Model confidence (mean pLDDT): 87 of 100.
This is a predicted structure of a 76-nucleotide RNA (c-di-GMP-I riboswitch aptamer) from Desulfobacca acetoxidans.
[in-house]
RNA sequence: UCGUGAACAAGCCACACCCCGGGCGACCGGGGGCCGGAAAGCCGCGGGUCUCAGCAGAGACGGCCGGGUUGCCACC
Numbered sequence: 001u002c003g004u005g006a007a008c009a010a011g012c013c014a015c016a017c018c019c020c021g022g023g024c025g026a027c028c029g030g031g032g033g034c035c036g037g038a039a040a041g042c043c044g045c046g047g048g049u050c051u052c053a054g055c056a057g058a059g060a061c062g063g064c065c066g067g068g069u070u071g072c073c074a075c076c
Stems, first nucleotide, its partner, number of pairs: 003075003012037002017032006035063001041069003045066003048061005
């Protein structure tokens, strides 16, 4: 470095739901919460779903899948 794994060690994130705020909306931010996650870190490149719109587009989802890229421990 590649691969594999979550046993060891340190930790990390935070589904649903509730409150506050933003947005036409999907949804997003903060606080609580904790279903789960070995990248549930990051990137809208490909697929997909969703929203606005109404036939030309714009947007949302990275915890839908793929891909790219970075990272902790251990083993080979």
NCBI's taxonomy places the organism under Bacteria, Pseudomonadati, Desulfobaccales, Desulfobaccaceae, Desulfobacca. RNAcentral records the identical sequence in 2 taxa. Rfam family: c-di-GMP-I riboswitch aptamer. Rfam's curators write: GEMM was predicted in a large-scale screen for bacterial structured RNA regulatory elements.